[in-house]
Predicted 3D model of a 73-nucleotide RNA (transfer RNA) from a Candidatus Uhrbacteria bacterium. The sequence was found in a public genome assembly. Lineage of the source: Bacteria > Bacteria candidate phyla > Candidatus Uhriibacteriota. The coordinates come from a structure-prediction model, not an experiment, and the mean pLDDT is 82. Rfam family: tRNA. Its family is annotated with triplet codon-amino acid adaptor activity in the Gene Ontology.

RNA sequence: GCCCUCGUAGCUCAACGGAUAGAGUAAGGCGGUUCUAACGCCAAGGUUGAAGGUUCGACUCCUUCCGAGGGCA
Numbered sequence: 001g002c003c004c005u006c007g008u009a010g011c012u013c014a015a016c017g018g019a020u021a022g023a024g025u026a027a028g029g030c031g032g033u034u035c036u037a038a039c040g041c042c043a044a045g046g047u048u049g050a051a052g053g054u055u056c057g058a059c060u061c062c063u064u065c066c067g068a069g070g071g072c073a
Base pairs, nucleotide, nucleotide: 001072002071003070004069005068006067007066010025011024012023013022018056028042029041030040031039049065050064051063052062053061
């Protein structure tokens, strides 16, 4: 230098172009217990890396940039 893959909650990951982007886990609150833990319940947590474009509608498709990983030279 060229090519490919990936970027979504603190972390690990889902989500045919179509309803309000979900789950596990962690942290928090309550219950539980003599106390702690296990366990149960509850609530919260998101600029879907950034900016544009296409579309009635974009996490999803297209372009550029940023970042991570890999391949070729």